[in-house]
This is a predicted structure of a 74-nucleotide RNA (transfer RNA) from a Gemmatimonadota bacterium.
NCBI's taxonomy places the organism under Bacteria, Pseudomonadati, Gemmatimonadota.
RNA sequence: GGUCGCGUAGCUCAGCUGGUUAGAGCGCUGCUUUCACACAGCAGAGGUCCACGGUUCGAAUCCGUGCGCGACCA
Numbered sequence: 001g002g003u004c005g006c007g008u009a010g011c012u013c014a015g016c017u018g019g020u021u022a023g024a025g026c027g028c029u030g031c032u033u034u035c036a037c038a039c040a041g042c043a044g045a046g047g048u049c050c051a052c053g054g055u056u057c058g059a060a061u062c063c064g065u066g067c068g069c070g071a072c073c074a
Stems, first nucleotide, its partner, number of pairs: 001073007010026004019057001028044005050066005
């Protein structure tokens, strides 16, 4: 330099054929329980869906460019 894949909550990841409210597990906070801690139960907080632009009535999802990471080729 080229080809391909990936980028969604603090971490690991789902998200179908574009469809109106964006999710799970773990973690975190509060409450219950305990002498206390842990476990368990209940409730809750937490998101520019990498950025910009485009298509569309509607984009995390499709298209283009850029950025970052990874694999392969040279």
About this RNA
Its Rfam family is "tRNA". Gene Ontology term of the family: triplet codon-amino acid adaptor activity. The family's RNA type in Rfam is transfer RNA.